The RNA shown here (transfer RNA) has 72 nucleotides and comes from a Solirubrobacteraceae bacterium.
RNAcentral holds the sequence, with entries from ENA.
[in-house]
């Protein structure tokens, strides 16, 4: 330099068919409990960034940063 692949809560993940952003866990509050652990509720927390197509974009097009691969 070129080419395929992924970037979604503090973490590790589906969401791939354009149509309500979900699930564990961490972290706060409650419950339970003689306290403490399990456990049971509820709540905080997010689509890499800029554009662009739509009526609507985590999903499509472009461009940009990051990272893993192979090639040179």
């Nucleotide at each position: 330099g070129u080419g395929g692949c992924c970037g979604u809560g503090g973490u590790g993940u589906a969401g791939u068919c354009g149509g309500a952003a979900g699930c564990a866990u961490u972290c706060g509050g409650g419950g339970c409990c003689g306290u403490g652990a399990u456990c049971c509720c509820c709540g905080c927390g997010g689509c890499g960034c800029c554009g662009g197509u739509u009526c609507a974009a985590g999903u499509c097009c472009g461009g940009c940063c990051g990272g893993c691969c192979a090639c040179c």